This is a predicted structure of a 506-nucleotide part of an RNA (small-subunit ribosomal RNA, 5' domain) from Deinococcus sp. 5A5. The prediction has a mean pLDDT of 88. The RNAcentral record of the full RNA draws on ENA, Greengenes and SILVA.
Context: one part of a larger RNA
RNA sequence: GGGUGAACGCUGGCGGCGUGCUUAAGACAUGCAAGUCGAACGGCUGGAAGCUUGCUUCCAGCAGUGGCGCACGGGUGAGUAACACGUAACUGACCUACCUCGAAGUCCAGAAUAACUGCUCGAAAGAGCAGCUAAUACCGGAUGUGCAGGCACCUCCUGUGGUGUUUGUAAAGAUUCAUCGCUUUGAGAUGGGGUUGCGUUCCAUCAGCUAGAUGGCGGGGUAAAGGCCCACCAUGGCGACGACGGAUAACCGGCCUGAGAGGGUGGCCGGUCACAGGGGCACUGAGACACGGGUCCCACUCCUACGGGAGGCAGCAGUUAGGAAUCUUCCACAAUGGGCGCAAGCCUGAUGGAGCGACGCCGCGUGAGGGACGAAGGUUUUCGGAUCGUAAACCUCUGAACGAGUGACGAAAGGCCCCUUUUGGGGAGAUGACGGUAGCUCGGUAAUAGCACCGGCUAACUCCGUGCCAGCAGCCGCGGUAAUACGGAGGGUGCAAGCGUUACCC
Numbered sequence: 001g002g003g004u005g006a007a008c009g010c011u012g013g014c015g016g017c018g019u020g021c022u023u024a025a026g027a028c029a030u031g032c033a034a035g036u037c038g039a040a041c042g043g044c045u046g047g048a049a050g051c052u053u054g055c056u057u058c059c060a061g062c063a064g065u066g067g068c069g070c071a072c073g074g075g076u077g078a079g080u081a082a083c084a085c086g087u088a089a090c091u092g093a094c095c096u097a098c099c100u101c102g103a104a105g106u107c108c109a110g111a112a113u114a115a116c117u118g119c120u121c122g123a124a125a126g127a128g129c130a131g132c133u134a135a136u137a138c139c140g141g142a143u144g145u146g147c148a149g150g151c152a153c154c155u156c157c158u159g160u161g162g163u164g165u166u167u168g169u170a171a172a173g174a175u176u177c178a179u180c181g182c183u184u185u186g187a188g189a190u191g192g193g194g195u196u197g198c199g200u201u202c203c204a205u206c207a208g209c210u211a212g213a214u215g216g217c218g219g220g221g222u223a224a225a226g227g228c229c230c231a232c233c234a235u236g237g238c239g240a241c242g243a244c245g246g247a248u249a250a251c252c253g254g255c256c257u258g259a260g261a262g263g264g265u266g267g268c269c270g271g272u273c274a275c276a277g278g279g280g281c282a283c284u285g286a287g288a289c290a291c292g293g294g295u296c297c298c299a300c301u302c303c304u305a306c307g308g309g310a311g312g313c314a315g316c317a318g319u320u321a322g323g324a325a326u327c328u329u330c331c332a333c334a335a336u337g338g339g340c341g342c343a344a345g346c347c348u349g350a351u352g353g354a355g356c357g358a359c360g361c362c363g364c365g366u367g368a369g370g371g372a373c374g375a376a377g378g379u380u381u382u383c384g385g386a387u388c389g390u391a392a393a394c395c396u397c398u399g400a401a402c403g404a405g406u407g408a409c410g411a412a413a414g415g416c417c418c419c420u421u422u423u424g425g426g427g428a429g430a431u432g433a434c435g436g437u438a439g440c441u442c443g444g445u446a447a448u449a450g451c452a453c454c455g456g457c458u459a460a461c462u463c464c465g466u467g468c469c470a471g472c473a474g475c476c477g478c479g480g481u482a483a484u485a486c487g488g489a490g491g492g493u494g495c496a497a498g499c500g501u502u503a504c505c506c
Stems, first nucleotide, its partner, number of pairs: 001506004006502005013364006019357002021322001026320003030317003035068003040065002043062009075275003084200008094192002099188008107141002110138001116131006146169009173180002201247003208238003213235004218230003250272004254265004277298005300311004328354001330353003336350001337348004367397004377388004402443005410434001416427004450495005455476003461490005471478002
């Protein structure tokens, strides 16, 4: 000199864009943050219509069965020195719901169960028994393009590709009749799992470490190779090219600094990983060992009729504690995106916005031109003057703020209507949280300046007070009676809605 997620002191007008618990991964009141589908299904409630008076149709809603989603999105950085991350490869050892393209199919039959009704237990949370019923829920058979397993042959780079034979193996319907689904399989796309080379902090005052340990054969397990696990066998494996142990730490793109090499750093944004009060476990599922799912142990909090139950903000707000220190219990789904749905739409603290904070950067303003009797006043003086100083007053001009009017872009898709063979084309109309905001027009007022410094480094000097006192100080050093160094004043210098100080990095 530059930088910061900063804090502190004094001061503080406006706007835009960013940014805001770095500490206790401490504890949390309250509300919200993941639902949706009636075009899968039976029922219940309310309303309307029709009549055959207990049925049918329509509309609105409700819990339940069922489907998809809840593994995304959002948060945090505790753990982790590791194939965790980065980079480059491999997978002849693998998976992939929804989506796209291709091939083939969607036949016949059955038994239940929730809801509901009745009864029972319990303070509650909730639970049990009996009876009834439906499905795209469950399940038997058929078919087998295919696919999977066995065997044989060919091929090839370990489980690659192909042929033959044998065994096994599928489906679900709904509808407004346009379609949407369902099953098997091939390919793609996307997303992942696994393996490997290289790289990734400090301590040797850590020098030896290791029994599933290293390898083999066989098996189990997995989507999949593998001591991943197991039985048996062998005795290996790692290490001064730093094993093992300890400390510290999420990693990267980047960011800061620097001419560069390098050094420091990893907050915001983007990618990856890990975690969800601490620890373990599996279930469901295409995918989890699952933040707002389950279960067990521990700690803590709450309810209780003492028998037993409930909970998990490192989601958004907010509270409390800690701390030098870090925000609103706001608005909206209008846009973008996500889930579900044919759709209308519903949900969305993702997101879009507004609010608070000079926390940062950028822009603007506190006026411009004229104006000498160099006014008054302050300071100083060698008493002549000098200086504040064109500064003020005063004149002219402009018109931040403010008032009134007007008033957006962000929103045209989807849906509807018409045409069409179609991916399509055309048409009318609706939808804005921000926001009556920005902008524009008219009117309109001269309308906040502070902070630090002035001995040298280092731009900027005098007076008074004090008298080694009070004090200053980054270094050198000032202060003991004329202190440009302390305190005040006048003046000056530097920055300016900021200016200084502290901390940290180059």